[in-house]
RNA sequence: UGUUUCCUUCGGGGUAGGGUGCAAUUCCCAACCGGCGGUGAUCAAGUGAAUACUUGUAAGCCCGCGACCUGCAGAGUAUGUACUUUGUGGCUGAUUUGGUGCGAGACCAGAGCCGACGGUAAGAGUCCGGAUGGGAGAAGGAAUAG
Numbered sequence: 001u002g003u004u005u006c007c008u009u010c011g012g013g014g015u016a017g018g019g020u021g022c023a024a025u026u027c028c029c030a031a032c033c034g035g036c037g038g039u040g041a042u043c044a045a046g047u048g049a050a051u052a053c054u055u056g057u058a059a060g061c062c063c064g065c066g067a068c069c070u071g072c073a074g075a076g077u078a079u080g081u082a083c084u085u086u087g088u089g090g091c092u093g094a095u096u097u098g099g100u101g102c103g104a105g106a107c108c109a110g111a112g113c114c115g116a117c118g119g120u121a122a123g124a125g126u127c128c129g130g131a132u133g134g135g136a137g138a139a140g141g142a143a144u145a146g
Stems, first nucleotide, its partner, number of pairs: 001145001004143007017029003031126002033115002035065004043056005060113002069090009095111005117129003
């Protein structure tokens, strides 16, 4: 410095206030929230004589991934069909205007937009539930190679 394997730990936030109504954190006004990796013209710190370099940090709507749902195959459990699990596929939301500038999808300013399934005294990104689950991945450690 890198490869592979294993172990441990960590790994999601949010309806204030008001209206209608028998009833709504679900409707209406309004409020609030933003997982992981990448990119990056941000900002900060440090090094250097300097071009620069290093580290940290910077996107919900740019690229990719995860959760939900689902096809197929294997295995397991119970059994005439379902559940669990492993592998591999599918599905999977949303942005523009102005400014600066060589350059903006990322900066600054403005205005917008998006958010699984099941439940509910009434329709849910925010409540309850599957979930003390799963998980992109992050950190540390052990072994291994040069």